[in-house]
RNA sequence: AACACAUCCAAGUCGAACGAGAACGGUCCUUCGGGAUGUCAGCUAAGUGGCGGACGGGUGAGUAAUGUAUAGUUAAUCUGCCCUUUGGAGGGGGAUAACAGUUGGAAACGACUGCUAAUACCCCAUAUUCCUUUAUACUUAAUGUAUAUUGGGAAACGAAUUUUGCCAAAGGAUGGAGACUAUAUGGUAUCAGGUAGUUGGUGGGGUAAGAGCCUACCAAGCCUAUGACGCCUAGCUGGUCUGAGAGGAUGAUCAGCCACACUGGAACUGAGACACGGUCCAGACUCCUACGGGAGGCAGCAGUGGGGAAUAUUGGACAAUGGGCGCAAGCCUGAUCCAGCAAUACCGCGUGUGUGAAGAAGGCCCGAGGGUUGUAAAGCACUUUCAAUUGUGAAGAAAAGCCUAAAAUUAAUACUUUUGGGUCUUGACGUUAACUUUAGAAGAAGCACCGGCUAACUCCGUGCCAGCAGCCGCGGUAAUACGGAGGGUGCAAGCGUUAAUCGGAAUUACUGGGCGUAAAGCGCACGUAGGUGGUUUAUUAAGUCAGAUGUGAAAGCCCUGGGCUCAACCUGGGAACUGCAUUUGAAACUGAUAGGCUAGAGUAUGGUAGAGGCAAGUGGAAUUCCAGGUGUAGCGGUGAAAUGCGUAGAUAUCUGGAGGAACAUCAGUGGCGAAGGCGACUUGCUGGACUAAUACUGACACUGAGGUGCGAAAGCGUGGGGAGCAAACAGGAUUAGAUACCCUGGUAGUCCACGCCGUAAACGAUGUCAACUAGCCGUUGGGAGCAUUUAAGCUUUUAGUGGCGCAGCUAACGCAUUAAGUUGACCGCCUGGGGAGUACGGCCGCAAGGCUAAAACUCAAAGGAAUUGACGGGGGCCCGCACAAGCGGUGGAGCAUGUGGUUUAAUUCGAUGCAACGCGAAGAACCUUACCAGCCCUUGACAUCCUGCGAACUUUCUGGAAACAGAUUGUUGCCUUCGGGAACUUGGACACAGGUGCUGCAUGGCUGUCGUCAGCUCGUGUCGUGAGAUGUUGGGUUAAGUCCCGCAACGAGCGCAACCCCUAUCCUUAGUUGCCAGCACGUAAUGGUGGGAACUCUAAGGAGACCGCCGGUGACAAACCGGAGGAAGGUGGGGAUGACGUCAAGUCAUCAUGGCCCUUAUGACCAGGGCUACACACGUGCUACAAUGGAUGGUACAGAGGGAAGCUAAACAGCGAUGUCAUGCAAAUCCCAGAAAGCCAUUCGUAGUCCGGAUUGGAGUCUGCAACUCGACUCCAUGAAGUCGGAAUCGCUAGUAAUCGCGAAUCAGAAUGUCGCGGUGAAUACGUUCCCGGGCCUUGUACACACCGCCCGUCACACCAUGGGAGUGGGUUGUACCAGAAGUAGGUAG
Repeated sequence: AACACAUCCAAGUCGAACGAGAACGGUCCUUCGGGAUGUCAGCUAAGUGGCGGACGGGUGAGUAAUGUAUAGUUAAUCUGCCCUUUGGAGGGGGAUAACAGUUGGAAACGACUGCUAAUACCCCAUAUUCCUUUAUACUUAAUGUAUAUUGGGAAACGAAUUUUGCCAAAGGAUGGAGACUAUAUGGUAUCAGGUAGUUGGUGGGGUAAGAGCCUACCAAGCCUAUGACGCCUAGCUGGUCUGAGAGGAUGAUCAGCCACACUGGAACUGAGACACGGUCCAGACUCCUACGGGAGGCAGCAGUGGGGAAUAUUGGACAAUGGGCGCAAGCCUGAUCCAGCAAUACCGCGUGUGUGAAGAAGGCCCGAGGGUUGUAAAGCACUUUCAAUUGUGAAGAAAAGCCUAAAAUUAAUACUUUUGGGUCUUGACGUUAACUUUAGAAGAAGCACCGGCUAACUCCGUGCCAGCAGCCGCGGUAAUACGGAGGGUGCAAGCGUUAAUCGGAAUUACUGGGCGUAAAGCGCACGUAGGUGGUUUAUUAAGUCAGAUGUGAAAGCCCUGGGCUCAACCUGGGAACUGCAUUUGAAACUGAUAGGCUAGAGUAUGGUAGAGGCAAGUGGAAUUCCAGGUGUAGCGGUGAAAUGCGUAGAUAUCUGGAGGAACAUCAGUGGCGAAGGCGACUUGCUGGACUAAUACUGACACUGAGGUGCGAAAGCGUGGGGAGCAAACAGGAUUAGAUACCCUGGUAGUCCACGCCGUAAACGAUGUCAACUAGCCGUUGGGAGCAUUUAAGCUUUUAGUGGCGCAGCUAACGCAUUAAGUUGACCGCCUGGGGAGUACGGCCGCAAGGCUAAAACUCAAAGGAAUUGACGGGGGCCCGCACAAGCGGUGGAGCAUGUGGUUUAAUUCGAUGCAACGCGAAGAACCUUACCAGCCCUUGACAUCCUGCGAACUUUCUGGAAACAGAUUGUUGCCUUCGGGAACUUGGACACAGGUGCUGCAUGGCUGUCGUCAGCUCGUGUCGUGAGAUGUUGGGUUAAGUCCCGCAACGAGCGCAACCCCUAUCCUUAGUUGCCAGCACGUAAUGGUGGGAACUCUAAGGAGACCGCCGGUGACAAACCGGAGGAAGGUGGGGAUGACGUCAAGUCAUCAUGGCCCUUAUGACCAGGGCUACACACGUGCUACAAUGGAUGGUACAGAGGGAAGCUAAACAGCGAUGUCAUGCAAAUCCCAGAAAGCCAUUCGUAGUCCGGAUUGGAGUCUGCAACUCGACUCCAUGAAGUCGGAAUCGCUAGUAAUCGCGAAUCAGAAUGUCGCGGUGAAUACGUUCCCGGGCCUUGUACACACCGCCCGUCACACCAUGGGAGUGGGUUGUACCAGAAGUAGGUAG
């Protein structure tokens, strides 16, 4: 890549302009070798000459205006060929190519000599009209016209006998070309000044023509914020795509214009060019070469290489349309018409149609029944478009030529032209279109998608992998999102992807947006240009409105006819082209001109208030310092201290003095000012506002890009000043550190003068001006009125300054006559977050820095207001053994038990903050058991089904650890309708069993926890755009969202409470196994017996307690406080009972269960081991450390339970655990079963003990197949640690803590654990500041996985983008200059 091009072709033609005759043909001659012939009206290479090569075809490099589009001007112009008109065409001349000869060169191409023609060239004549000089007349804005006059200028013949061509002049036409004007036509101001022929004039030149187009002189202009100049980009238009439109994007095909032709420059010829296939020069490149020189230009058609994501045949024909030449025939034409290639696009057609349920087979899914693919297929009956095959076969053709008739022309029946007739032919496409024959469903369906947007769903595989993805996002073991399959959906000879444009996007808003808090009002004012502008009259007609005319090319779009079978397509007509221009009208509005008005604005006069400004002067209080007096040991400072000051006399106090700065009270959402800002008093100068009433000016106004001025604090410069305060700095503290907060000091600075800076959360985060739109209440300054008691008040009106509030507005918050309401005028500003108010450039500044102001890159958000929660070392109220007040513990010791860790073949698994850790486990020697090593089984230890055999079962022996294996013994059972059946064992086969294997993050169920905390919600209504709110908040009260009152809420539900159980009092009923008052009997003694039904008790039913009564408080409420009575008093005490939900809390090992996994094993059996290990750490307990105690002896009083493979009395034996024998009891009867602390005595005397009991040795008992690993108990002996426990931490508020014993479940045996039971029986609570947890209200929030949240910065490594960087290379451009080709013009010479 307007990159380079091999090869062919793309512009020639005319013999009716000319000379000539090489070749070919014809003719003639011929010795067949050949020769001759240019009158042969054939033809023609090369040449002279004419016309055409300026059209047609290509491309878009350049060009932001020498272009294009639209509308004009040309009275400032040209125009070959064509048409019309007038006139003419007379007489002469000299050359030259071809050609011939000589000659140079490799070639291209020449050189010299000689001959020759023309419609080539030259001269003379003629010309009223043309050009030109001068004059006159008329006329115009410029000018133009007419007449006269001076000078000058033309031609050509050929064929033929009449036409074509030629010359001069005029006119015209399809038209064409040149020049000029206006308007429109990209971006950038980080391009603000540009320009010397530049702007204008005069003279001259030049052109077809106007003009600085060129030149000499003169003047100093001209363009520019309505964007000059510069830079970047770009051919323009009709149109095309999109859009409701307005717009936005674009400029392929077709058509108009322009520009270009290897790059740059230049002219020639010509009517037309500064010329795509012409010339000259320069340059680069390629080719040829004899090295001396030459040749070339595909952005023509094909084609090649290259580049690229990517784009075709080195085809046919002039048959048609058109063009050039020619009289014509004709020739030429890569224009054009056709064909070829590409589903690139548009349109049309086909791949069959009907019937067909056994709903086939196969596939897929499944709840196992079926569903779906699916009338789909097969089968049956039809049809044959297209493709294939056979044949026929239009239209595109009109002409021209030749013959002939008539008319015109002419002297002419020639010729020629026109019209008519006849004749003769002309098709590249093309094996055309179309029709027709034959055969047969025969040859013809894919692509994307199926999570939402978005139509369409399941299975398998995979397991944050592989991958998908337009956005959101999907994938971590049940993926409708990945991959495959089945099915489905959408399009269909196409379907998807990628890239691009518009739309949606009101997301640049003209139509049609905004700026209090989301991005956005300049810090404030003055004012230039500009924009806008009160009222009235007249004129005008620029804007505006209406009509007409011209133009707005054709094509395209739209409407409507017609033609290809339809359509795409082609074609006729119409409409439209919203524009521009001209012209005629209208005169309301805007503008302009002229004249008025006073309501806007301003001026004058009298008053009023004020921290308005500037300057000078004055004042008192206070701090500090200095001097002196008094006085003595501290002062100062802090949360507490220290640094610091002080015996050289501080602090304190008194007197005097110095100096600087600031001005208490008054003081006030008070005042003034444009804003910044302004505060002691007095004086001077000075700005503005308000107010009252008149007079005057007469729109003088508003806003305001640039511009100018003012502008807090800090900072800078120069010179002063410096009391206090105080960055920096120093010291002391605090702290893990503390470059901070606190303290002691302290310099710039703060102050003054002059000059800079020019920024602030410069805020009302709200630009200025004007008009309109309910009110109420304050306050400051004026005015008016009223009455008056002269303090003051009331009414009203203005100008400010505040609070609340209606309509309206707002996303909401909120604003609301001081608008953020409704409007008008003008200015400024915004367009996702970050990068960044940064870099570069420019301007300003002494500097610090300010103003203006990007991009690369990156993210999918950033942000506002409000809502519900959660949270806060925020606030308020309240509660809880939460703290406090107490009592007793833990943490230290020994042991028990659980956990972690470690170890191991295994130490099975789970539970892990509270809410795991004496937990699952209410009880591991075997079993349990799930773990480990080993032996062993494979339809299995267990279940169902089928089938065969057999009773089932059992004795003994052998091997083995046993399971098991082998041998062996006993018996042939039950029911029967006699067919058989039931149960069981065993063999076989197929389905299957089995799993304490994984996933509690796939689940059900159950449970824990917040928490027995008082909360959690709903319906309707109301409020809010909505999320939501209200109710449920508020005032009281309660244990309580308990109750009362109030209230846009009214009601309701789940919770609270009550109802249920136990317990405390009484009554009734009942009276055994329980009881025994009275009566009686009896015993050593005992309700033992008769009897009793009173009491206790048992167990059924009732009563009782409700703030019911009284007093007080309270709101006449709810309720609270006190009291009485009562067994019990304000929930009497205890239990059961656990709202909506939270913690992906716990459990797949109780059970159930989806999915996955194992199937001679991850299943089953067996025996042994392990779960009991042990440097250690933690939790929970027991026993202690002793005298409120230990030991010994005596003695008293419970409750609740359990008991048949059981509890066991009595008696006897044993020191004892226990044993033997034996009794009672399936329990208010009998047994376990002696309660213990207590009480009464004795002893011990503060010791490691008469405390404590671990550990160890010995001997036993019991359970059990079996106590080695590894049980409990008994006796004898032994007698560790431990003398009350660091930091820390737990429980408990009354029959509670503490202490004492008893029982039960589990269980053969094995509790210091667990669950229950009673006995004895306290202390303390001022209170809610604090710790922890919780409830309600409120507040802040950048949190919502919700503070265990969110989040900031540095550093390390890698990568991306951008900047800087010693420099370096290239491009572009300005100015000046050296050298300078071709060419044009002129001069000189020839």

The RNA shown here (small-subunit ribosomal RNA) has 1390 nucleotides and comes from an uncultured prokaryote. Its mean pLDDT, the model's own confidence on a scale to 100, is 82. It matches the Rfam family "Bacterial small subunit ribosomal RNA". Gene Ontology terms of the family: ribosome and structural constituent of ribosome. The sequence is in RNAcentral, with records from ENA.